The RNA shown here (transfer RNA) has 73 nucleotides and comes from Bacteroidales bacterium UBA1192. Taxonomically the source falls in Bacteroidales (Bacteria, Pseudomonadati, Bacteroidota, Bacteroidia). Rfam family: tRNA.
RNA sequence: GGGGUAUUAGCUCAGUUGGUAGAGCACUUGGUUCGCAAUCAAGCGGUCAUCGGUUCAAGUCCGAUAUGCUCCA
Repeated sequence: GGGGUAUUAGCUCAGUUGGUAGAGCACUUGGUUCGCAAUCAAGCGGUCAUCGGUUCAAGUCCGAUAUGCUCCA
C1' cells in the first nucleotide's frame, strides 16, 4: 500500500426480505426473609462508531472516514 471482517444499552450480543430498536447480566424500586443470599414483579438505560448519499421510510443498501482484528505484499 491492497483485500476481508467487526463497531447496536454500563458489559456480552441478537436484530431474518428496508417498515414501532431487543435479550441476558449489571443497576434502581417493590414483594417473600429477623437480616443477607436466592427468587418473583416492575422500572431505568440507545444521537445504532462518524459524516454524507439512495428511499415515502435506513441498525439494515451505497460511498468516505475512524478504531480494533486478520490475510496478502